[in-house]
RNA sequence: GGACCCCUAGCUUAGUUCGGUUAGAGCGCCUGGCUCAUAACCAGGUGGUCACUGGUUCAAAUCCGGUGGGGUCCA
Numbered sequence: 001g002g003a004c005c006c007c008u009a010g011c012u013u014a015g016u017u018c019g020g021u022u023a024g025a026g027c028g029c030c031u032g033g034c035u036c037a038u039a040a041c042c043a044g045g046u047g048g049u050c051a052c053u054g055g056u057u058c059a060a061a062u063c064c065g066g067u068g069g070g071g072u073c074c075a
Stems, first nucleotide, its partner, number of pairs: 001074007010027004020058001028046006051067005
């Protein structure tokens, strides 16, 4: 220098096929219950500008361009 892949909550991730239902789950965290007490268990709560930016569209996490970060391969 070239090709390809990934980026969604504090962490791990589903959803991207075919654009449209309120953006979901587990773990974590907070509060309460239970217990002599802690853990475990049970109940409730807490969470996202879907990396950033521009475009297409009635409508974008999803499609297109650019930027940034990470990875694999080639030279």
Predicted 3D model of a 75-nucleotide RNA (transfer RNA) from a Candidatus Thalassarchaeaceae archaeon.
Its Rfam family is "tRNA". It is annotated as a transfer RNA.
NCBI's taxonomy places the organism under Archaea, Methanobacteriati, Candidatus Poseidoniia, Candidatus Poseidoniales, Candidatus Thalassarchaeaceae.
Its mean pLDDT, the model's own confidence on a scale to 100, is 81.